[in-house]
RNA sequence: CUAUCAUCGAGAAAGGUGGAGGGACUGGCCCUGAGAAGCCUUGGCAACCGUCACGCACAGUGAUUGGUGCCAAUUCCAUCCCGGACUGCGAGCCGGGAGAGAUGAUGG
Numbered sequence: 001c002u003a004u005c006a007u008c009g010a011g012a013a014a015g016g017u018g019g020a021g022g023g024a025c026u027g028g029c030c031c032u033g034a035g036a037a038g039c040c041u042u043g044g045c046a047a048c049c050g051u052c053a054c055g056c057a058c059a060g061u062g063a064u065u066g067g068u069g070c071c072a073a074u075u076c077c078a079u080c081c082c083g084g085a086c087u088g089c090g091a092g093c094c095g096g097g098a099g100a101g102a103u104g105a106u107g108g
Base pairs, nucleotide, nucleotide: 001108002107003106004105005104006103007102008101013042014041015040016039017038021031022030023029026078027077028076043071044070045069048067049066050064051063052062053061054060075100079098080097081096082095083094084093
């Protein structure tokens, strides 16, 4: 970098350093000198993989010493297709799917 599968409406912050950006892209709308990104420390959330316990079990449940991940806003919101209720029509709303993206596991 790429393929497949799973998940994405819940959850979780302080200090130091640093100095102007950040929220993927585009458009919006937000966050930010009452201090952005990055880096460091500590803490936390979660339970994908691992490990451990219970278990006949490759079921399931629980724990979290390990590997990741995550800790503003639904993946901050959106685009396209199908269906539904409503409506004079539309917009908007609800449900499903596609696309884009993120994370994990496995493979190339």

A computed fold for a 108-nucleotide RNA from Chlorobium limicola, annotated as SAM riboswitch aptamer (S box leader). The same sequence occurs in records of 2 taxa. Its mean pLDDT, the model's own confidence on a scale to 100, is 82.